RNA sequence: UGAACGCUGGCGGCGUGCUUAACACAUGCAAGUCGAGCGAAGCACCUUGACGGAUUUCUUCGGAUUGAAGCCUUGGUGACUGAGCGGCGGACGGGUGAGUAACGCGUGGGUAACGUACCUUUUAGUGGGGAACAACAGUGAGAAAUUACUGCUAAUACCGCAUACGAUUAUGCUAUCGCAUGAUAGGAUAAAGAAAGACGGCCUCUCAAAGAAGCUGUUGCUAAAAGAUCGACCCGCGUCUGAUUAGCUAGUUGGUGAGGUAAAGGCCCACCAAGGCGACGAUCAGUAGCCGGCCUGAGAGGGUGAACGGCCACAUUGGGACUGAGACACGGCCCAAACUCCUACGGGAGGCAGCAGUGGGGAAUCUUCCGCAAUGGGCGAAAGCCUGACGGAGCAAUGCCGCGUGAACGAAGAAGGUCUUCGGAUUGUAAAGUUCUGUCCUUAUCGAAGAGAAGCAAAUAGAGUAACUGCUAUGUGCAGGACGGUAGAUGAGGAGGAAGCCCCGGCUAACUACGUGCCAGCAGCCGCGGUAAUACGUAGGGGGCAAGCGUUGUCCGGAAUCACUGGGCGUAAAGGGCGCGUAGGCGGCAAUAUAAGUCAGAUGUGAAAGGUGAGGGCUCAACCCUUAGACUGCAUCUGAUACUGUAUAGCUUGAGUGUGAGAGAGGAAAGUGGAAUUCCUAGUGUAGCGGUGAAAUGCGUAGAUAUUAGGAGGAACACCAGUGGCGAAGGCGACUUUCUGGCUCAUAACUGACGCUGAGGCGCGAAAGCGUGGGGAGCAAACAGGAUUAGAUACCCUGGUAGUCCACGCCGUAAACGAUGGGUACUAGGUGUUAGGGGUUUCGAUGCCCUUAGUGCCGGAGUAAACACAAUAAGUACCCCGCCUGGGGAGUACGGUCGCAAGACUGAAACUCAAAGGAAUUGACGGGGGCCCGCACAAGCGGUGGAGCAUGUGGUUUAAUUCGACGCAACGCGAAGAACCUUACCAAGACUUGACAUCCCUCUGACCGUGCUUGUAAUGAGCACUUUCCUUCGGGACAGAGGAGACAGGUGGUGCAUGGUUGUCGUCAGCUCGUGUCGUGAGAUGUUGGGUUAAGUCCCGCAACGAGCGCAACCCCUAUUACUAGUUGCCAGCAUUAAGUUGGGCACUCUAGUGAGACUGCCAGUGACAAACUGGAGGAAGGUGGGGAUGACGUCAAAUCAUCAUACCCCUUAUGUCUUGGGCUACACACGUGCUACAAUGGGUGGUACAAAGGGUAGCGAAGCCGCGAGGUGGAGCCAAUCCCCCAAAGCCACUCCCAGUUCGGAUUGCAGGCUGAAACCCGCCUGCAUGAAGUCGGAAUCGCUAGUAAUCGCAGGUCAGCAUACUGCGGUGAAUACGUUCCCGGGCCUUGUACACACCGCCCGUCACACCACGAAAGUUGGUAACACCCGAAGCCGGUGGUCUAACGCUAAGACGAGGAAGCCGUCGAAGGUGGGAUCAAUGAUUG
Repeated sequence: UGAACGCUGGCGGCGUGCUUAACACAUGCAAGUCGAGCGAAGCACCUUGACGGAUUUCUUCGGAUUGAAGCCUUGGUGACUGAGCGGCGGACGGGUGAGUAACGCGUGGGUAACGUACCUUUUAGUGGGGAACAACAGUGAGAAAUUACUGCUAAUACCGCAUACGAUUAUGCUAUCGCAUGAUAGGAUAAAGAAAGACGGCCUCUCAAAGAAGCUGUUGCUAAAAGAUCGACCCGCGUCUGAUUAGCUAGUUGGUGAGGUAAAGGCCCACCAAGGCGACGAUCAGUAGCCGGCCUGAGAGGGUGAACGGCCACAUUGGGACUGAGACACGGCCCAAACUCCUACGGGAGGCAGCAGUGGGGAAUCUUCCGCAAUGGGCGAAAGCCUGACGGAGCAAUGCCGCGUGAACGAAGAAGGUCUUCGGAUUGUAAAGUUCUGUCCUUAUCGAAGAGAAGCAAAUAGAGUAACUGCUAUGUGCAGGACGGUAGAUGAGGAGGAAGCCCCGGCUAACUACGUGCCAGCAGCCGCGGUAAUACGUAGGGGGCAAGCGUUGUCCGGAAUCACUGGGCGUAAAGGGCGCGUAGGCGGCAAUAUAAGUCAGAUGUGAAAGGUGAGGGCUCAACCCUUAGACUGCAUCUGAUACUGUAUAGCUUGAGUGUGAGAGAGGAAAGUGGAAUUCCUAGUGUAGCGGUGAAAUGCGUAGAUAUUAGGAGGAACACCAGUGGCGAAGGCGACUUUCUGGCUCAUAACUGACGCUGAGGCGCGAAAGCGUGGGGAGCAAACAGGAUUAGAUACCCUGGUAGUCCACGCCGUAAACGAUGGGUACUAGGUGUUAGGGGUUUCGAUGCCCUUAGUGCCGGAGUAAACACAAUAAGUACCCCGCCUGGGGAGUACGGUCGCAAGACUGAAACUCAAAGGAAUUGACGGGGGCCCGCACAAGCGGUGGAGCAUGUGGUUUAAUUCGACGCAACGCGAAGAACCUUACCAAGACUUGACAUCCCUCUGACCGUGCUUGUAAUGAGCACUUUCCUUCGGGACAGAGGAGACAGGUGGUGCAUGGUUGUCGUCAGCUCGUGUCGUGAGAUGUUGGGUUAAGUCCCGCAACGAGCGCAACCCCUAUUACUAGUUGCCAGCAUUAAGUUGGGCACUCUAGUGAGACUGCCAGUGACAAACUGGAGGAAGGUGGGGAUGACGUCAAAUCAUCAUACCCCUUAUGUCUUGGGCUACACACGUGCUACAAUGGGUGGUACAAAGGGUAGCGAAGCCGCGAGGUGGAGCCAAUCCCCCAAAGCCACUCCCAGUUCGGAUUGCAGGCUGAAACCCGCCUGCAUGAAGUCGGAAUCGCUAGUAAUCGCAGGUCAGCAUACUGCGGUGAAUACGUUCCCGGGCCUUGUACACACCGCCCGUCACACCACGAAAGUUGGUAACACCCGAAGCCGGUGGUCUAACGCUAAGACGAGGAAGCCGUCGAAGGUGGGAUCAAUGAUUG
């Protein structure tokens, strides 16, 4: 917000309510009224007369009298009825927005170019006649609608005549005025032209009624003049989008004349002229009613045009006129068309975009209500009638406003819910309860204002009249309310009947639990969800608004994101490739005039409503009323004159000219020149040349390449050459001549603003390309061959055609770049260079200073997002042009223009994304650069990869082969040792408060232990033996059994929920902080630089100064030594022995405690007088002596839930627990790590020498004895510098083997044994004898190591009952090599590029396959729209004719005739329709881009 949808819904007031189908409409109503215009009819009443005779009275009963109802008739009256003639009104009111881009609307003017019924004012008149037509009657036609003919009749209907100042027309005149035509006023003459009565009153005549004459009032009518009102026409200005619409126009533009109209006018016609509109956007196409206003916004603006008000247009579609004051007419007419209805098929009827209502369409919009009481309108003299205008009610939370759903007290902080750390917290004074109130509600009673107007009745007064009516005023009375028994008031009743919606990750106020597990779902943007979701769903709680709350759509704002206010264009999008120049825009100094712009004042207008201020009325508010101000605008008048404009006359500084000089690859043409390449000829000469990373194709014995000489031809011009010069740009480079453009300096003679820019336009415009004709040496797209490569339509090589060159003509584009349009002015400097000028110095050369024009660098202010620019601006200002508005689609498509073509210029949309982009920062990366390091390479030594075996892993297998570890940094790893146990796996058998912990109840007194039987065992059953403590005697402690439930238990899951621990980069030298400074900021500086170091180690320098974690040092072992201490260690000297065995000793070794020592301290050189480096001395050791421990900030979601701990999830007679057996030991295969070898530097046999470090009481175990041996026996000694393990081995000395699958190698297998252990089958180790496999040094590849190191040799330990080729340690013997940093790998610092930041294992491009979407093309096909040409031509106006017809007038005796008119016919125009060729828009189309 005219809204819609979802959930919900108590009341009242005031507004609002088909935005879509201007789609179709059933039914009812929405415009009538007047009898005081008229005739006739009907009805009622009165009346006249005739008929009629009920009835009454009298009676002589014969009759007389009376005369009702009814019927006919005359006249009259009427709040009567409907039709007709006539008048006024149906042109207002009400609806809608289709059309319309227009004088339609808005605003302001004009009409000297106009009209105006009703109304007001004024003047004058209203005389006298006539003929008809409806109604009606009759006869017909037709289904109807309707209609024909004949006859009668009235009028305020119609028609003549008379009169007419004025008005109209014609002729002519005067005065005044005006912007032209002209206007106004006043005379004169002539012509043609009006009318209607009605209703009252008085009086006269008449016997009365009626009627007539006269007078009079009111109201009509006619003519004229004015006013008011309402209209008509014209003009200025304003009023959407598209140029991929650029030309449009023949009644078109103007004139003259005539016609037409209320009126100007090509409005229409005839003739004449050829004009008119348009880049200030014509024409065409699309869209749209316009405005006051409304929404938004600080404003300027932007959007909109519902309701209310003004204007316009329309009334099913199209056309047309009639009537009328007014219409080309919503509820009138005619015609055409479509549709609907009736029909007797011949023909007719209709128009809700009036109020209700129906169908349809749609997301969506109401009652077939009441009343004329009020306001307003039509008619009428009036009463009154009519009025779906209007006043009201109804429906709809559709909007705005107001009220309520209760108030006070109330803690045991109830119950319940939710959460929980289990303590509690929260819901929450909330509830309950107590005391109140009564708005709304229910009920009963009372009950308005809107009615002060107008009307009727009688009265009074006033003016007027001869008088009355009538008119004016006053008060009285009468009747009159749809809403509505409504608003309101009073009484009673009882908290009783009245709360929802959305949200709770950030923006944005408000948080927890559960469920779910990238599922379901949410979402405005960012985004959330993959097992701990404040984001999904639910609940509790909370927040917001509230009879509503959310969502969706639309508009403005924020958006300075189309920028007038108020933006930009070096690199983000954006400067035209460059010039000349038209229109336009802008423009120097001083003066005069003018007053267009500008400024001031006044007047008119700017409707009302709305909005704003003030005040008032509904209890308040919404709402309504009054008033003020505003309406920023337009027009007119008056004034001002600084600035702009215009006009005039000047000036010289801008601009141009002249004169004198100057530089230059500026342009065009003609000619000339030398070097070089190639080719040709000839000579010399011989086998190669050429080419490349390496080659090959190619050339060459038919003589190449090379070289010499001569010649031909084409193209380009080395050096000079320079951020040097010239040109507008493209561009221009040998020399000479001719022609020619521009520039600079000096001077200040001339002109006197002549200027700047420049849409369109015109011209120039590299290379490539095109056309025609030449030319063609070299080069060289295409092409061919050779290489390279996985391929190589490339890079490289050999060839080679267009082309490159010339002439002429096209093309018109480039990173056409300074990615920077042109002009003018201003704003610190410094330093080059080019071309001039001046001053000064000098004899001169030269130097110095000033200045103009170019061309560079650096730099300040300033600018800038930063980078950077900085007098050659990207600074400060002004003027003009071009261009930009997220990325892609796309500079594409379509259309147009240009082009021979290629293509160029102009230039979209659908669709799609949430980014694309700039500059800078920190990292990371680079087959970027610089410096440096490391067993990184290189130099070496030894291995692995081949064999056999051991061991681990993968795979396979299996009931199970438990689980984990997977590049380096998993794989002899967890595991420092799986036969059972371990053990987590499998099979089978068992248990269920449990193998283990705590709590409760009952029973028992033990529990434990030993032996035996059953069972595979567990478990169970049985037997035998043994058997508590304290006590107040109640019981308790403890233990066992049984029971119930809380719970236990889990090597079950998630190492991507975690702690802790660990690996790795890496023992690499780095990683940071405080303060300061710089930068808008991220950040930088410090930490970079010069040296140096193993080192961010140190020194120097420096906008930095300091500091921390790392480095180093401090710690341990080791190398030397002093002191102290000597037992279990040692023994020089003394004694002793088989023996340091013992005495003795503590000097030595050694042990283990404290110290010392090494610090670049000293010297020399180098270096910067530094740090430091090199060399040397001394020293056991020298430049961190060697080794270890020690691992910065961090990286890898690295490893581990199976060491442990832990959150959540899962299992609970099982995923827990126990037991037996099996498995982890499988075996076509593959890999890793090792051991042993392949042998003579060796094997075997014999002899012989020397360690260190460890371990030992459930232990090490000596001697002795037995055994070939493993081992057995034995038991001394030892809780250890004492005893034992314990003989170390390689080595050394001898002998043997003699190069073989061996006296190498030892696998495998057989037999016999040993040890441990309940147990050695699956599945241990060892010994003896026998057996004696592969293997003869290992492909590609790959590993370790820089000195007591590699290699090699053995020893010990932990684990462990037993089991070691593994692991951790120990010592023995003991090398080779390092030129060096190019390369491989890893790392550090600086720098550079980056489109990477999950960071190169990054990012990312294209084809193809499949599915889908959008758009373009397409042989065509279909439909719409607006024009045009022709045909047909309705109604109707106009014109002609009118032989037919004709009441009013004339004439006539009459018939007839005349004037006038009409039908009919003809013609012009003319809607719909038809035909045709084009235009344009849309839909669709195989296929295709």